[in-house]
Context: one part of a larger RNA
RNA sequence: CGUUAGGAAAUUUGAGGAGAGCUGUCCCUAGUAUGAGAAGACCGGGAUGGACGAACCUCUAGUGUACCAGUUGUUCCGCCAGGAGCAUCGCUGGGUAGCUAUGUUCGGAAGGGAUAACCGCUGAAAGCAUCUAAGUGGGAAGCCCACUCCAAGAUGAGAUUUCCCCAUCAGGACCCAUGUAGACUACGUGGUUGAUAGGCCGUAGGUGUAAGUGCAGUAAUGUAUUUAGCCGAGCGGUACUAAUAGUCCGAUCGA
Numbered sequence: 001c002g003u004u005a006g007g008a009a010a011u012u013u014g015a016g017g018a019g020a021g022c023u024g025u026c027c028c029u030a031g032u033a034u035g036a037g038a039a040g041a042c043c044g045g046g047a048u049g050g051a052c053g054a055a056c057c058u059c060u061a062g063u064g065u066a067c068c069a070g071u072u073g074u075u076c077c078g079c080c081a082g083g084a085g086c087a088u089c090g091c092u093g094g095g096u097a098g099c100u101a102u103g104u105u106c107g108g109a110a111g112g113g114a115u116a117a118c119c120g121c122u123g124a125a126a127g128c129a130u131c132u133a134a135g136u137g138g139g140a141a142g143c144c145c146a147c148u149c150c151a152a153g154a155u156g157a158g159a160u161u162u163c164c165c166c167a168u169c170a171g172g173a174c175c176c177a178u179g180u181a182g183a184c185u186a187c188g189u190g191g192u193u194g195a196u197a198g199g200c201c202g203u204a205g206g207u208g209u210a211a212g213u214g215c216a217g218u219a220a221u222g223u224a225u226u227u228a229g230c231c232g233a234g235c236g237g238u239a240c241u242a243a244u245a246g247u248c249c250g251a252u253c254g255a
Stems, first nucleotide, its partner, number of pairs: 001153001006164007016150004022050007034039001052107005060101004067094005072087006111145003118138004165254001171249004175191005196242003199238005206230002212225005
């Protein structure tokens, strides 16, 4: 922009398209059928793996440069104490959220239809025979459905429900706070009739016993206060701060 008959907001149908599709081993049936024996089933049922794929983060593991601690050198805060800067995040030990795989869960199926090779039944042409000529039955991990996803620009532009019809109404957008989203757009949530983000409070979680003070020791240091202090993202609350206010679009009961 279009959507032959208004404008909106939802919920959908599915023409059509895409994806997936693998397979081992073991157990039961059954040491049965079969076979002189050795061996050893069909059919049917179950369990557990490999590879591959999808999703996810409870566990395991990794990362985690504005979290915590230890520590070396040096500069600085006049000194001590306590700290800050720089040295690859200085180095080292851990680590929440998030993101991940090596981690976890799930998938392939079941079922239906039509078939290929092949196997039939009945049966002529052609007194026999013949699966075929009329008719009719089986038959593959393959085909069509079925499973998952996209999908009415399917110009053949579909359907259903609700709202609005004088008024800027129904509704939408700008703008703002943002994130389950994201390069930007778009999309989702929220905008005081508010928990959207930050802060604050509590909690989870991380680190691992702060500072100050006391005691012991010449001191390094240890010890008590003390599972202390500090604390990015998690969870729950709370309007303290900021989402104030406002602006624009939206058109005729629809041939």
The prediction has a mean pLDDT of 89. Large-subunit ribosomal RNA, domain VI from a Candidatus Latescibacterota bacterium, 255 nucleotides, folded computationally. Rfam family: Bacterial large subunit ribosomal RNA.